[in-house]
Context: one part of a larger RNA
Order: sequence, then structure tokens, then C1' cells
RNA sequence: CGUAGGAAUUUUGAGGAGAUUCAAUCCUAGUACGAGAGGACUCGAUUGGACGAACCCCUGGUGCGCCAGUUGUCCUGCUAAGGGCACCGCUGGGUAGCUAAGUUCGGAAAGGAUAACCGCUGAAGGCAUCUAAGUGGGAAGCCCACUCCAAGAUUAGAAUUCCAUGUUCUUCGGGACGAGAGUUCCCUGGUAGACCACCAGGUUGAUAGGCAGGGUGUGUAAGACGCGAAAUCGUCUCAGCUAACCUGUACUAACGAACAAUCG
Repeated sequence: CGUAGGAAUUUUGAGGAGAUUCAAUCCUAGUACGAGAGGACUCGAUUGGACGAACCCCUGGUGCGCCAGUUGUCCUGCUAAGGGCACCGCUGGGUAGCUAAGUUCGGAAAGGAUAACCGCUGAAGGCAUCUAAGUGGGAAGCCCACUCCAAGAUUAGAAUUCCAUGUUCUUCGGGACGAGAGUUCCCUGGUAGACCACCAGGUUGAUAGGCAGGGUGUGUAAGACGCGAAAUCGUCUCAGCUAACCUGUACUAACGAACAAUCG
């Protein structure tokens, strides 16, 4: 821009993409078959490999805004307590998120037309013949079926709902003003993300920050007191601190500005 007014929501599916995998064990059965050795077709059940998708409850990894321990040195006058630097100084753990080695799920089943092949009926050609007329079976393959995209499918589809044709001036061509479903910019953000887009919100508000409570992690803070010559240890103390998590709460910030059919 188009889709013969302008919007919002829900859809149909022409067409396209993906997937549609491999093996073992058990039963049938040590049966059929075979002198024996060996050893099935088939129906059913189960498990696994690889591959794929989703997810983070579990097991772990990471986790340079969390906690603790610790070395050297400098600083806060000193003690104590802390801070800076040294690969995040090193070490032990670890929330959210992201993850696999973790968890769950998938390939199925059914149908249709067929290939090789197997048939029925059957002439040409009194027989025979699956074929010439007719007709059936038959594959991991084909079409469906399963998942996803999809009306720019210009053949532009369908459904539901919402909005509008008001006032005034006019040289009758039109102009001005108002209302207007809805939308955008802008702002706060993330279940989204390279940008854009998408999604949640914008005071009739829990969108982000802050704050409160909780959770989680770390592992018993500082200070005081006590025993001891001291190092240290014990008690107050499962303490103190705690990122991205959960719930609540307007304290802070979401201020504002435009477009828009109203007929061709």
C1' cells in the first nucleotide's frame, strides 16, 4: 500500500515445513522343519540405543551485586572491628536465572491407492492362462493420519461485536469546528528481546524501585560477660547477614502528546 467505511476479537485451511528410527529380551517354542547339528514364520509383552521436544521437582554444573574461612600488604591514630589491592587474591558452600550428565514426553494406531509378488473369474486360442473386459490381497515406500506455520491463498476467505454520517459557513467545488470505536508516540517494566516486534502496566494503578513479612543460602555476627598467664574456649546465639525468589504495601517513578473512518 492492497484486501470497496473504520476497528477489536475469534477463526477456516489452499499451500508449506517437520516428524514418521534402530535393536535386543521374553512368550508362542526348543514347537514347525531337520538324521542330527541347529532352528523359525506369526500373534503378543517388555526393555534399551541414537534422535527430537519441553522443563528445572529430583541429581548435579555455573552462579565476578549472597555467606563464611584464610595469606601478604596498605589504610581507617592504636586495640578490636572493618575497607582497598593481590586471577573473583585463594579456599569451602550457594538463591534466582541459564543448563545436562537430570526429569517427563514423542515415533504409535487406523484408513486409502499401489510396487515387486500372490490370487479369483476369464476369453482371444472348445484346453490352458492373474488380463485382454471384470475383480481381490499386498511394503519401513506414496496419500492421509500426528506437530507447527499459514488469507499478499491479489482466488486477498468466514464469524461475532463495537463506532459513524453532528453543528456552522459556502461561490455548492468545498471550508471550519465538535464528537469519535480504536490506535500510536511517550513513560514504568519483562513471561519477550540484537534493533524492531511481542507481552504486563500507566494513579479507576502493584509495572519497576523502595519498604515490611516470608523463603533460600551461609553457619552461631558485633558487643558484653565468664574460665584461663595467654593462645583459645564457653554463654547471650540454629545467631548475624542474606542477589535475581514469593506475598503484601502507593513511599518514589509511570509525566504527557498525537492520529483516526465519518464514503467512493